[in-house]
RNA sequence: GGCCCCGUAGUGUAGUGGUUAACAUCAGAGACUCUGGAUCUCUAGACACCGGUUCGAAUCCGGUCGGGGCUG
Numbered sequence: 001g002g003c004c005c006c007g008u009a010g011u012g013u014a015g016u017g018g019u020u021a022a023c024a025u026c027a028g029a030g031a032c033u034c035u036g037g038a039u040c041u042c043u044a045g046a047c048a049c050c051g052g053u054u055c056g057a058a059u060c061c062g063g064u065c066g067g068g069g070c071u072g
Base pairs, nucleotide, nucleotide: 001071002070003069004068005067006066007065010025011024012023013022018055027043028042029041030040031039048064049063050062051061052060
């Protein structure tokens, strides 16, 4: 240099064009308890970036950035 794969809450994953972007864990608050733990309830927290297609994009297309792999 060429080709391929990936990028979504702090972390690990789901979501394959339309429903409030879901689940687990973590964090905060509350309930329960003599205290702690466990359990239960509630809350906050994310689509790498820039364009395009579309009535509508996390999803499709192009480019950029970052990570990984194969190859010369």
The RNA shown here (transfer RNA) has 72 nucleotides and comes from a Thermoplasmatota archaeon.
The RNAcentral record of the sequence draws on ENA.
Its mean pLDDT, the model's own confidence on a scale to 100, is 80.
Rfam family: tRNA. It is annotated as a transfer RNA.